[in-house]
RNA sequence: GGGCCCAUGGUCUAGCCCGGUUAGGACAUCUGCUUGACGUGCAGGGGAUCUCCGGUUCGAAUCCGGAUGGGCCCA
Numbered sequence: 001g002g003g004c005c006c007a008u009g010g011u012c013u014a015g016c017c018c019g020g021u022u023a024g025g026a027c028a029u030c031u032g033c034u035u036g037a038c039g040u041g042c043a044g045g046g047g048a049u050c051u052c053c054g055g056u057u058c059g060a061a062u063c064c065g066g067a068u069g070g071g072c073c074c075a
Base pairs, nucleotide, nucleotide: 001074002073003072004071005070006069007068010027011026012025013024020058029045030044031043032042033041051067052066053065054064055063
């Protein structure tokens, strides 16, 4: 220098191909119930403007362009 892949709550991840419900789930965390207490179990709550900028569109996590960061391969 060239090519490919990845980026979504504190953590892991689904959804992206084929645009449209309030962005879903697990763990963690908080509250309540249960217990003598802890744990387990049950019920409920909070937490992500989907890495950033721009474009297309009535509408973008999703499509297009660019950038940043990470990984792999070629030279």